[in-house]
Molecule: transfer RNA
Organism: marine eukaryotic metagenome
RNA sequence: GGCUUAGCUCAGUUGGUAGAGCGCUCGCCUUGUAAGCGAAUGGUCGUCGGUUCGAGUCCGACAGC
Repeated sequence: GGCUUAGCUCAGUUGGUAGAGCGCUCGCCUUGUAAGCGAAUGGUCGUCGGUUCGAGUCCGACAGC
């Protein structure tokens, strides 16, 4: 100096109600499996404070890599 956001890999650009892909589960399809299609499932945004009407986003400390 950089990183820490879903089970995993990662987005989130100007501060305004947090997302994608993969995975898991169920269903359809198939003689069956896989593939394909549909649906559902997902979070204390590392922790504690500060600023703000409002923080994943800005500031500080700490922890981990």